Description
The RNA shown here (c-di-GMP-I-GGC riboswitch aptamer) has 94 nucleotides and comes from Candidatus Brocadia sp. WS118. The model forms 95% of the base pairs in the Rfam consensus.

[in-house]
Formats: sequence, C1' cells, structure tokens
RNA sequence: CACGAUAAAGGCAAACCCUGAGUGAUCAGGGGACGCAAAGUAAAGGGUCUUUAAAUACACAAGGAUGUUGCGUAAGAUAGCCUUACUGCCGAAA
Repeated sequence: CACGAUAAAGGCAAACCCUGAGUGAUCAGGGGACGCAAAGUAAAGGGUCUUUAAAUACACAAGGAUGUUGCGUAAGAUAGCCUUACUGCCGAAA
C1' cells in the first nucleotide's frame, strides 16, 4: 500500500417518539438502536425524491380562465443509494 478477527480501546446511530425550522423532499436538538470499518467530510457524475414560472400534449369547455397527468426547465434534498475526491482509529490471519 492493501486487507478486515467471534481481538482490544473507543465511535456513529435506522425506524419510531418529543421539540423546533422548511410549502416540501428533508434538516437540527433530545430520547431510542436497525445497522455501520469510514454510517467521517465534500452534492463533482449517476440514481431517487421535493417544489416550481412559462410553453406543449391530453380531458372538460363555444372560447378563455381553470383542473389533472406526462415530458421537460429551474431551484433544492439525500454522503445510511452508487461512483468519485480528501481525511482518519486499531492490527489477527492471508
């Protein structure tokens, strides 16, 4: 470098509950442990999710307004979905 023990010392904390922030995805604090050897950090790529102006298609309608859905645009969320980048504790075996 790489690898990851039925090792040691420690660490993190899903769902759910309470409080708060946000339209929302979700986030922060407290409780709580399903799990995690990077479940440490960073939204660069992909995925997923949220919100959304205009336009277009569709249904209704005389038409418009309006409504629903799809595509898509833009702005976001997620690092406990994957990749990537950076950093880090311990040390058996191969």
The source organism's lineage runs through Bacteria, Pseudomonadati, Planctomycetota, Candidatus Brocadiales and Candidatus Brocadia. It was read from a public genome assembly, where an Rfam model found it. Its mean pLDDT, the model's own confidence on a scale to 100, is 77.